[in-house]
Transfer RNA from Candelaria pacifica, 74 nucleotides, folded computationally.
Its Rfam family is "tRNA". The family's RNA type in Rfam is transfer RNA.
The coordinates come from a structure-prediction model, not an experiment, and the mean pLDDT is 81.
Lineage of the source: Eukaryota > Dikarya > leotiomyceta > Candelariaceae > Candelaria.

RNA sequence: GGCGGGGUAGAGAAGAUGGUAAUCUCGUGAGGCUCAUAAUCUCAAGAUCGUAGGUUCGAGUCCUACCCCCGCUA
Numbered sequence: 001g002g003c004g005g006g007g008u009a010g011a012g013a014a015g016a017u018g019g020u021a022a023u024c025u026c027g028u029g030a031g032g033c034u035c036a037u038a039a040u041c042u043c044a045a046g047a048u049c050g051u052a053g054g055u056u057c058g059a060g061u062c063c064u065a066c067c068c069c070c071g072c073u074a
Stems, first nucleotide, its partner, number of pairs: 001073007010026004019057001028044005050066005
């Protein structure tokens, strides 16, 4: 250099054919339970979906360029 995969809450993942409130597990905070802790139950907060453009009534999803990570190859 070429090709392929990936970037989505603090961490790890899902997100069908573009559609309304982006979901799950762990973690965090509050509360319940307990003599207390753990476990467990309930609730809540937390995402400008890598960046910038484009298409569209509508984009995490489609298109283009770029940035970063992993792998293959010369």